[in-house]
Context: one part of a larger RNA
RNA sequence: GGCAGGGAGUUUGUCUAUAUGGCGAGGAUAACCGCAAGGGUAUCCGUAGCGAAAGCGAAAGUCCGCAGCUUCGGCGAGGGACUGAGUAUACAAGUGCUCGAAGUCAUAUGGACCAUACCAGAAACCAGUCGAUCUAUGCCUGGGCAGAGUGAAGUCUCUCGAAAGGGGGAUGGAGGCUCGUUACCGGUUCUGAUCCUAUUCGUUCGGGUGACCUGGGUAUAGGGGCGAAAUACCAAUCGAGAUUGGUAAUAGCUGGUUCCUUCCGAAAUGUACCGUAGUACAGCCUAGUUAUAGAGUCAUACAGGGGUAGAGUUACUGAUUGGGGAGCCCGGGAUGGAAACAUCUCACUUCCCUGUCAAACUCCGAAUACUGUAUGCUUGCAUGACUGGAGUGAGGGCUUACGGGUAAGCCGUAGGUCCGAGAGGGAAACAACCCAGACCAGAGUUAAGGCCCCUAAAUGCUAAUUAAGUGUAAAUGAGGGCGUCUCUUUCCCAAAACAGCGGGGAGGUUAGCUUAGAAGCAGCAAUCCUUUAAUGAGUGCGUAACAGCUCACCCGCCGAGGUAAGGGGCACCGUAAAUGGACGGGGCUCAAAUUAGCUGCCGAUACUUUGGUGCCUCACUAUGUGAGGUAGGUAGGAAGGUAUUCUGCGAGGGUAGAAGCAUCUGUGUAAGCAGGCGUGGACCACGCAGAAAAAAGAAUCCUGUC
Numbered sequence: 001g002g003c004a005g006g007g008a009g010u011u012u013g014u015c016u017a018u019a020u021g022g023c024g025a026g027g028a029u030a031a032c033c034g035c036a037a038g039g040g041u042a043u044c045c046g047u048a049g050c051g052a053a054a055g056c057g058a059a060a061g062u063c064c065g066c067a068g069c070u071u072c073g074g075c076g077a078g079g080g081a082c083u084g085a086g087u088a089u090a091c092a093a094g095u096g097c098u099c100g101a102a103g104u105c106a107u108a109u110g111g112a113c114c115a116u117a118c119c120a121g122a123a124a125c126c127a128g129u130c131g132a133u134c135u136a137u138g139c140c141u142g143g144g145c146a147g148a149g150u151g152a153a154g155u156c157u158c159u160c161g162a163a164a165g166g167g168g169g170a171u172g173g174a175g176g177c178u179c180g181u182u183a184c185c186g187g188u189u190c191u192g193a194u195c196c197u198a199u200u201c202g203u204u205c206g207g208g209u210g211a212c213c214u215g216g217g218u219a220u221a222g223g224g225g226c227g228a229a230a231u232a233c234c235a236a237u238c239g240a241g242a243u244u245g246g247u248a249a250u251a252g253c254u255g256g257u258u259c260c261u262u263c264c265g266a267a268a269u270g271u272a273c274c275g276u277a278g279u280a281c282a283g284c285c286u287a288g289u290u291a292u293a294g295a296g297u298c299a300u301a302c303a304g305g306g307g308u309a310g311a312g313u314u315a316c317u318g319a320u321u322g323g324g325g326a327g328c329c330c331g332g333g334a335u336g337g338a339a340a341c342a343u344c345u346c347a348c349u350u351c352c353c354u355g356u357c358a359a360a361c362u363c364c365g366a367a368u369a370c371u372g373u374a375u376g377c378u379u380g381c382a383u384g385a386c387u388g389g390a391g392u393g394a395g396g397g398c399u400u401a402c403g404g405g406u407a408a409g410c411c412g413u414a415g416g417u418c419c420g421a422g423a424g425g426g427a428a429a430c431a432a433c434c435c436a437g438a439c440c441a442g443a444g445u446u447a448a449g450g451c452c453c454c455u456a457a458a459u460g461c462u463a464a465u466u467a468a469g470u471g472u473a474a475a476u477g478a479g480g481g482c483g484u485c486u487c488u489u490u491c492c493c494a495a496a497a498c499a500g501c502g503g504g505g506a507g508g509u510u511a512g513c514u515u516a517g518a519a520g521c522a523g524c525a526a527u528c529c530u531u532u533a534a535u536g537a538g539u540g541c542g543u544a545a546c547a548g549c550u551c552a553c554c555c556g557c558c559g560a561g562g563u564a565a566g567g568g569g570c571a572c573c574g575u576a577a578a579u580g581g582a583c584g585g586g587g588c589u590c591a592a593a594u595u596a597g598c599u600g601c602c603g604a605u606a607c608u609u610u611g612g613u614g615c616c617u618c619a620c621u622a623u624g625u626g627a628g629g630u631a632g633g634u635a636g637g638a639a640g641g642u643a644u645u646c647u648g649c650g651a652g653g654g655u656a657g658a659a660g661c662a663u664c665u666g667u668g669u670a671a672g673c674a675g676g677c678g679u680g681g682a683c684c685a686c687g688c689a690g691a692a693a694a695a696a697g698a699a700u701c702c703u704g705u706c
Base pairs, nucleotide, nucleotide: 001706002705003704004703005702006701011115013113014112015111016110017109018108019107020106021105022104023103026045027044028043032039033038049056050055059083061082062081063080064079068075069074084099085098086097087096088095089094118256119255120254121253125246126245127244128243129242130241136220137219138218139217140216141215142214143213144212145210147179148178149177150175154171155170156169157168158167159166160165184207185206186205190202192201193200222238224234225233231240259641260640261639262638263637264636269282270281271280272279273278283392284391285389286388287387288386289385290384291383294379295378296377298376299375300374301373302372303371304370310364311362312361317358318357319356322353323352324351325350326349327348331346332345333344334343335342336341395419396418397417398416399415400414401413402412403411404410424435425434426433439612440611441610442609443608444607445606449602450601451600452586453585454584458599460598461597462596463595464594465593471588472587479573480572483570484569485568486567487566488565489564491562492561500557501556502555503554504553506530507529508528512524513523536551540549541548613631614630615629616628617627618626619625620624642695644692645691646690647689648688649687650686652684653683660679661678663676664675665674666673667672
């Protein structure tokens, strides 16, 4: 891990609601007795309430009105409203509770509470008992430590010294001394290892005559012992051992909880709570009962209140740009002065002009929204009330409007919507984006989105753009460029523009000043005249200065558009991430890209249509037929069924083959049921009732087996 078997809402009591039945202003017995029938009337509930108590003690009045009835005028059970009544309080007024008779017993089911209370699961707490064969420490009694080294005291001797004492040599053999894989004990490093091992193996390493190691015996016990002290150790268990019991401890936490179909179908919000993983009440769901005619959104019209968006700022409060005038007691700075003080300036106050702001500003002020009324519309199966049962009370995405935050797949709000609890088609894949709400089976038409191939459908049509594979995919700034298309405008142009090519481009003069020099061209100031078709006291390069090249300007050749500025479209650069890589891929360039249009087609569980099923409502000639509507669904509510075991009653089958098992066929929406064949070898199913240890895939489920 597979398979088989086991495995979780049960039972007692009390209360409560519903259903059914008995009796009914009454109903029922309990213990107990009795074979039974029955007896038993103690007691309980109901028939009157109010008051702490003493105590007092309750309608057949009026009106509306559903069903129904009707002589069509109305009447009107139940129901509703008003009035009235009882009692407590009280001087009174007022207020609270109650009043025009339905209960009770049994059974079944739903629920509440007490109990183990659907099942499994703690860490813990308390009591008793057992443990020191492991280990910690003490005690008693035994055992063990190759070899080598060092050489303390003491002793002897020699020597020095007056002495105290010193020195040398020998001897001697001390030490929690040294080396050491002796044995033995330990466990440092590799953070080594073929995993024998719930602590081992290898290498290296520490101790090794001592506070040493070790055998046997013995002592200390859990609210405790022992501890050269690490919360260490006390039998693989130690911040309090193990085991048995209290005990099925408790768990607002986690996991699991077994057949089918039908109808409806949530919530993740508010308030409170030592409350935030929970609970209570409300909200939202469901089923029943009951009352009766309304209910709802949208549209239009009318009537309302408001202080948002916007706007405004001599309409207040506060902020705020620049300038000007006036004031200036105090204050800061500067200047002058010995000082007093003076002047200027900043700040401050006020006025004028000018330019701006506000969630906690408003002289103003919408649209929406909200409230009410009327009409239309939709619906009336509604809607309200009461009662039984819940679940939910961790929400999330998108969009619109906001608050916090640099921002966030961030945090907090409100409206809508979807996911949650929603399948189907599209977006490659993709809870919430687009289309669209799935009863079953068939046929057709469309939506979103698509139509070259993968891949269903036009390599469709018209006119443009793009050359970047831009793009076919969400997004990307400032800035930059003879990319290219288009629009507008300026100026030049057959008296020849623009570009190119050929030629000229001069003289006074090297102008003046400056300067070593300054000659068009370092710099300063000025910038005239002449000859001309034209020619600057010079546009750039160049020289030490000249020279030289070139430009402006003019002529000729050539022959048709040129030049400049601005707007728009599509492209380009700007543009960088780590294995090679993504328009879904292939691939695509007068596209299979982009822009503007047109036609056709494909494409869903949508829509239409045919047949069928269930549910609801209505009608009728009523166990059925017809019409209309309706059937996604988690938590959850409600309804109806299937299957298993046993019991009672009824009626059956079976050795001419029961159950079970295997396989095939039929049938039912399904749980399931029926039949054939084989195997098997003795019991079995059906109908009506009743009773349950009554349904398995999950619980790191339990047991067995492979």

The part of an RNA shown here (large-subunit ribosomal RNA, domain II) has 706 nucleotides and comes from archaeon UBA490. Rfam family: Archaeal large subunit ribosomal RNA. Its family is annotated with structural constituent of ribosome and ribosome in the Gene Ontology.